[in-house]
Formats: sequence, structure tokens, C1' cells
RNA sequence: UAAAACUCAUUGCCGAAUCCGUUCAAUCAAACAUGAACGCGAACGGGGGAACCAACGGCCCGAGCAUCGGGCCCCGGGGCGCAUCUGGUAUCACAGACGAAGAUUCUUCGCUUCCAGCCCGUCAGCUAACCUCGUAGGCACUACGAAGAAGGAGA
Repeated sequence: UAAAACUCAUUGCCGAAUCCGUUCAAUCAAACAUGAACGCGAACGGGGGAACCAACGGCCCGAGCAUCGGGCCCCGGGGCGCAUCUGGUAUCACAGACGAAGAUUCUUCGCUUCCAGCCCGUCAGCUAACCUCGUAGGCACUACGAAGAAGGAGA
């Protein structure tokens, strides 16, 4: 001198995961900021849950053809999330399609990247009233580019 790592702060990204009030703690002259706890607080997000509607595995036979009965065969189902499907692999290499993200917002085009993980436990279609749950976690350092429109800031 440069790089890397760590800590704090600022500015941001994915995500529903933020804000407000009160109390306590530490600090302090005090206030702000910080941490913790408490809210029939606000806001955002999810699940369960009527009627109506939808659905009630496949094949064969019978009938009264919406349905029902018999035989054989096959087999659990569901939720959060963009994260599924098809080849292929025999492990998630690779390729494609659908879907998703990328610094004010929307649209279009192009570019880059992702396409995980977890949970319920034989049970849940839709669903008004109603009931109930969550507000985490993980990252980045000029950060994708262009056009049009809107908005905002500065002069």
C1' cells in the first nucleotide's frame, strides 16, 4: 500500500414479517436512539369454517343411467412458499417449459440469477358469520440496462 475478515452506522434487497402506546433496564443534566416485557393497539400475511356450486379413483357387468349395486385393479391426503412439470441423471449433473427476483412506481424489451426448504399426521374443496395463527430469518455495497408514462427531490 492492497486484499480478506470482524464490529458499528448509513443506504438498500428477498420476505406478510412493520408501526404505535405503556412500563422497566442501561446511559444521561435532559431528550433522542438502544434492549426487554406487556397490548380484546393499528396494519400486513396465513389457516380452519355454512348454504349454493363442485367433487365423490380406473375397468367390466346389471338396473331406475343424477346416482346405486357387484367383481377386479390401483392407492393416502393436505398446508406455507415462485420453487412445479418434462426429458435425463440415479442424484438433483445437465437441458427445456411454467413460475419468481433484480435500488422511486407501473408497462414493454433485453440481460443476469433462482426454481429451495419446512410443516400437519389418515384429516381439511369452495365458503358468509365465526374461530384461530404469524409479524421471522437471510443477504448486499454504485449496486442490471434501455424506452415511455406517473410521482418525488433539488436548483
c-di-AMP riboswitch aptamer (ydaO/yuaA leader) from an Acidobacteriota bacterium, 155 nucleotides, folded computationally. It matches the Rfam family "c-di-AMP riboswitch aptamer (ydaO/yuaA leader)". Its family is annotated with regulation of gene expression and cyclic-di-AMP binding in the Gene Ontology. It was read from a public genome assembly, where an Rfam model found it.